[in-house]
RNA sequence: GAAGCAGGCCAGGUAGCCGCCGCCUCUCUGAGGGGGAGGAAAGUCCGGGCUCCACAGGGCAUGGUGCUGGAUAACGUCCAGCGGGGGUGACCCCAGGGAUAGUGCCACAGAGAGAAGUCCGCCCGCCGGCGCUUUGACGCCGGCGGGUAAGGGUGAAAGGGUGAGGUAAGAGCUCACCGGGUUCGGCGGUGACGCCGGAUGCCAGGUAAACCCCACCAGGAGCAAGGCCGAAUAGGGGAGCGUCAAGGACGGCCCGUCCGUGCUUCCGGGUUGGCUGCUCGAGGCCGCCGGCAACGGCGGCCCUAGAUGAAUGGCUACCACCCGCCCCCGGGUAACCUGCGGCGGGGACAGAACCCGGCUUACGGCCUGCUUCGACC
RNA sequence: GCGCCCGUAGCUCAGCCGGAUAGAGUACCUGGCUUCGAACCAGGGUGUCGGGAGUUCGAAUCUCUCCGGGCGCG
Numbered sequence: 001g002a003a004g005c006a007g008g009c010c011a012g013g014u015a016g017c018c019g020c021c022g023c024c025u026c027u028c029u030g031a032g033g034g035g036g037a038g039g040a041a042a043g044u045c046c047g048g049g050c051u052c053c054a055c056a057g058g059g060c061a062u063g064g065u066g067c068u069g070g071a072u073a074a075c076g077u078c079c080a081g082c083g084g085g086g087g088u089g090a091c092c093c094c095a096g097g098g099a100u101a102g103u104g105c106c107a108c109a110g111a112g113a114g115a116a117g118u119c120c121g122c123c124c125g126c127c128g129g130c131g132c133u134u135u136g137a138c139g140c141c142g143g144c145g146g147g148u149a150a151g152g153g154u155g156a157a158a159g160g161g162u163g164a165g166g167u168a169a170g171a172g173c174u175c176a177c178c179g180g181g182u183u184c185g186g187c188g189g190u191g192a193c194g195c196c197g198g199a200u201g202c203c204a205g206g207u208a209a210a211c212c213c214c215a216c217c218a219g220g221a222g223c224a225a226g227g228c229c230g231a232a233u234a235g236g237g238g239a240g241c242g243u244c245a246a247g248g249a250c251g252g253c254c255c256g257u258c259c260g261u262g263c264u265u266c267c268g269g270g271u272u273g274g275c276u277g278c279u280c281g282a283g284g285c286c287g288c289c290g291g292c293a294a295c296g297g298c299g300g301c302c303c304u305a306g307a308u309g310a311a312u313g314g315c316u317a318c319c320a321c322c323c324g325c326c327c328c329c330g331g332g333u334a335a336c337c338u339g340c341g342g343c344g345g346g347g348a349c350a351g352a353a354c355c356c357g358g359c360u361u362a363c364g365g366c367c368u369g370c371u372u373c374g375a376c377c
Numbered sequence: 378g379c380g381c382c383c384g385u386a387g388c389u390c391a392g393c394c395g396g397a398u399a400g401a402g403u404a405c406c407u408g409g410c411u412u413c414g415a416a417c418c419a420g421g422g423u424g425u426c427g428g429g430a431g432u433u434c435g436a437a438u439c440u441c442u443c444c445g446g447g448c449g450c451g
Stems, first nucleotide, its partner, number of pairs: 001373010012319007020036002023033004038349001042360002045358005050222004057255004062218005067081005082096001083094004097213002102211002104207003119152002121148011132136001160178006179203002181200008226276004236267006247259004283302008321346006329339004378450007387403004396434001404423001405421005427443005
């Protein structure tokens, strides 16, 4: 210098003028004071708080999650590890339980796609034909029957790999070594798991982001929740069922439980205002302590938007930041380079709507540490 | 706020419990017929399957995420 990896921070500042939305005070047709978006306020993809409805309890269904330990109000999030994979490396990624519970699928090609399979090849037997320097326990060709998973070929994938023995030819058929599995024991670790040793020829593919099995977690709805006041109005029409068992409710269903004379449901009509919920909260900042960390504990300080068709804005000046250029300015003798100089330009993504914790996506800039390569010393 | 659906050729749609060249109608292009044009006849696919990532031997199809459009309820 180039390329890259990881982490952190900021999201312009001040003043003046003109505006917008809340709040407070006063001597209240007004004046004064003070406050006013974000790291993602976004997408609404997860998880909670809060509120109402439902709820004895159990089961089924449905949905979700899925290595281990921890953090947390909770999570599909985060932290630390384990195992696997990628990268030269810094480092990054993994929906990462079960394929010996069962079922399904594996196109085309190929003989065969899963307790498989003989297309070519190899070998054996029988039959037929031909050949001859050897008339054979010979060679070649063809047919039929059988053996064989070594070799070829097909495929993403063909039932461990290499070598030797063995055999008519072959085969974990047997043996040695290597790889994997199962199982036993020891050691380390809370654990996932790792290391070491023994036994066993056990070597039956992949797919569960296919059905499924196992374990765990989920009652439903949402601030238009919910509460109060006001306004308006006609309680109108249709349907179903009703006297002790038909019906209804239990916000998916069943057992079951409860209600029980008027109930349920659908359609139609009226209203379309105000207050509350509403912002002090798993809150923020600083320090100390515990922990590798996520995070937790203690102490101190602070109060920091509440709009409701929806406020949080605009202009000017100066300063700071970034980029480009060098007519003028400073430094270097000059070309030219440089900048505490001058001129010109730029500042992204985007806007709360009950509140939090995450994830994902959009986006401007700065800083720190580290890696690889190249050049020079 | 909550729930659901769709995106495939210029246009309208099929294919969506995975399978190799992604199809139909219409439009379009080329040639023929005609003096020329339409119609007609013959031939032709012109496509990032909305974008990206993942699972898989293999993705339009399955999963996640983003973008665009539409519908319903209170």
Two RNAs folded together computationally: RNase P RNA and transfer RNA, 451 nucleotides in total. It holds a member of the Rfam family "Bacterial RNase P class A". By type it is a ribozyme. Its family is annotated with tRNA processing, ribonuclease P activity and dimeric ribonuclease P complex in the Gene Ontology.